[in-house]
Model confidence (mean pLDDT): 80 of 100.
A computed fold for a 74-nucleotide RNA from Hahella sp., annotated as transfer RNA.
Rfam family: tRNA. The family's RNA type in Rfam is transfer RNA. Rfam links the family to the GO term triplet codon-amino acid adaptor activity.
RNA sequence: GGGUCUGUAGCUCAACUGGAUAGAGCAUCGGCCUUCGAAGCCGGUGGUUGCAGGUUCGAGUCCUGCCAGGCCCG
Numbered sequence: 001g002g003g004u005c006u007g008u009a010g011c012u013c014a015a016c017u018g019g020a021u022a023g024a025g026c027a028u029c030g031g032c033c034u035u036c037g038a039a040g041c042c043g044g045u046g047g048u049u050g051c052a053g054g055u056u057c058g059a060g061u062c063c064u065g066c067c068a069g070g071c072c073c074g
Base pairs, nucleotide, nucleotide: 001073002072003071004070005069006068007067010026011025012024013023019057028044029043030042031041032040050066051065052064053063054062
């Protein structure tokens, strides 16, 4: 350099052939429980879906270009 896959919360991942408020677990914070903790239970917070455009009534999802990473080829 060429091909291919991936990029969503602090971390690991969902999200059906484009469809209605983007979720779960862990972590964190608060509460219950406990003499205090741990464990357990309940609740809360946390996202410009890598960046910029395009298509569409509607984009995490499709298209284009870039950025970063994995694999293959040279």
About this RNA
The organism belongs to Hahella, within Bacteria.